[in-house]
The prediction has a mean pLDDT of 84. A computed fold for an 87-nucleotide RNA from a Candidatus Woesearchaeota archaeon, annotated as transfer RNA. Its Rfam family is "tRNA". Rfam's curators write: Transfer RNA (tRNA) molecules are approximately 80 nucleotides in length. Rfam classes the family as a transfer RNA.

RNA sequence: GCCUCGGUAGCUUAGCCUGGUGGAGCACAGCCUUGGUAUUUAGAAACAAAAAGGCUGAGGUCGGGAGUUCAAAUCUCCCCCGAGGCU
Repeated sequence: GCCUCGGUAGCUUAGCCUGGUGGAGCACAGCCUUGGUAUUUAGAAACAAAAAGGCUGAGGUCGGGAGUUCAAAUCUCCCCCGAGGCU
């Protein structure tokens, strides 16, 4: 120097081919249930917490810029970063 793949929420990623409301898991916040430790009690029992389950919510200007288009995460061009390959 050339080729291929990748860059989307704090993290891991789907969606891109075929343009039309950007989704999931973990993590985070709130609430509910179970739970029953500390504590209280003569006891029954009540009940912060740990732990488990459920519901809801917040969080993205899709690596940067330009172009095409009524409309771009998606198509085109340039650049940046990462991985691999060729010379």